[in-house]
RNA sequence: AUCCGCGCGGGAGAGCCCCGGUCUGGACCGGGGCGCCGAAGGGGCAACGCUCCCCGGAACCUCUCAGGCGCCAGGACCGUGCGGGA
Numbered sequence: 001a002u003c004c005g006c007g008c009g010g011g012a013g014a015g016c017c018c019c020g021g022u023c024u025g026g027a028c029c030g031g032g033g034c035g036c037c038g039a040a041g042g043g044g045c046a047a048c049g050c051u052c053c054c055c056g057g058a059a060c061c062u063c064u065c066a067g068g069c070g071c072c073a074g075g076a077c078c079g080u081g082c083g084g085g086a
Stems, first nucleotide, its partner, number of pairs: 003084008015034001017033003020029003035069003041065001042063003048056002
């Protein structure tokens, strides 16, 4: 150095659509319905490896279980600082 953790900064996608309630509207809230997104997490697999059966085997691919679809929060990943460790 690789690796792990923490702080700071950057960080996409997809309806605040329909119904209801508060108060007529705006706005707000929760429940229901339908439609969507994939970059928390999770599942799946190729090449290849193997005693070639089994099994192992990546993702920003795929599935959408979970999560998300105004703001806030979260956010793979990137930058930067510090610490651990070798």
Predicted 3D model of an 86-nucleotide RNA (Glycine riboswitch aptamer) from a soil metagenome. The prediction has a mean pLDDT of 77. Rfam family: Glycine riboswitch aptamer. About the family: This family represents the bacterial glycine riboswitch.